[in-house]
RNA sequence: GCUAGGAUAGCUCAGCGGUAGUAGCAGUCGUUUCAUAAGCGACCGGUCGUCGGUUCGAAUCCGACUCCUAGCA
Numbered sequence: 001g002c003u004a005g006g007a008u009a010g011c012u013c014a015g016c017g018g019u020a021g022u023a024g025c026a027g028u029c030g031u032u033u034c035a036u037a038a039g040c041g042a043c044c045g046g047u048c049g050u051c052g053g054u055u056c057g058a059a060u061c062c063g064a065c066u067c068c069u070a071g072c073a
Base pairs, nucleotide, nucleotide: 001072002071003070004069005068006067007066010025011024012023018056027043028042029041030040031039049065050064051063052062053061
């Protein structure tokens, strides 16, 4: 340099045009226990990488850019 994939919560991820974006772990509170851990319940946490475009409507489709991973040279 070329090609492909990816960027969503503190971390790992789901969601592939339509109300109001998931879950697990972590964190907080409660419950349970003599106590701790484990278990159970609830709560908290998101400008969906950035900027534009398409659309009545975009995390989702298109373009450019930034960054990460893999392959080729």
This is a predicted structure of a 73-nucleotide RNA (transfer RNA) from Candidatus Levybacteria bacterium RIFCSPHIGHO2_01_FULL_36_15. Its Rfam family is "tRNA". From the family's description: Transfer RNA (tRNA) molecules are approximately 80 nucleotides in length. Its family is annotated with triplet codon-amino acid adaptor activity in the Gene Ontology. NCBI's taxonomy places the organism under Bacteria, Bacteria candidate phyla, Candidatus Levyibacteriota. RNAcentral records the identical sequence in 2 taxa.